[in-house]
The prediction has a mean pLDDT of 80. FMN riboswitch aptamer (RFN element) from an Actinomycetota bacterium, 148 nucleotides, folded computationally.
RNA sequence: ACGCGCUGGCGGGACUCGGUGAAAUUCCGAACCGGCGGUGAUCCAGGGCAAACCUGGUAAGCCCGCGACCCGGACGACCUCGUGUCGUGCGGUGGACCUGGUGAGAAUCCGGGGCCGACGGUCACAGUCCGGAUGGGAGACAGCGCGC
Numbered sequence: 001a002c003g004c005g006c007u008g009g010c011g012g013g014a015c016u017c018g019g020u021g022a023a024a025u026u027c028c029g030a031a032c033c034g035g036c037g038g039u040g041a042u043c044c045a046g047g048g049c050a051a052a053c054c055u056g057g058u059a060a061g062c063c064c065g066c067g068a069c070c071c072g073g074a075c076g077a078c079c080u081c082g083u084g085u086c087g088u089g090c091g092g093u094g095g096a097c098c099u100g101g102u103g104a105g106a107a108u109c110c111g112g113g114g115c116c117g118a119c120g121g122u123c124a125c126a127g128u129c130c131g132g133a134u135g136g137g138a139g140a141c142a143g144c145g146c147g148c
Base pairs, nucleotide, nucleotide: 002147003146004145005144006143007142008141010139016030017029018028019027031128032127033117034116035066036065037064038063043057044056045055046054047053061115062114070092071091072090074088075087076086077085078084079082097113098112099111100110101109119131120130121129
């Protein structure tokens, strides 16, 4: 260094102006936001006389996958004994990209235009407000132990 285990804390952003209205951060016009891992023709730094190349960092909301939310059945706990509540693990569902350029090559680069965003609540329809949530969490990191 790598593998396995345990522990620890960490681990999601965004409504501003105008319009309509009795009422909207929910509608309309403009605005704003982008979790995690991978990939990557980006860029930066270092090495190398230099080229090739090597090392480290960095680079995708809409390319691949994961998580949250939601649904199902299983098991367990609880009491109010229900079409109940809670927990655990399993399975399922689950959004969105075109175009021009460069080039050997573009799903990732550059230019342009576009699109997407759980559930419940609400004097009125929510990615941005309130709530479940001081929750859960992909995962990155640190420490310890064991193995090699």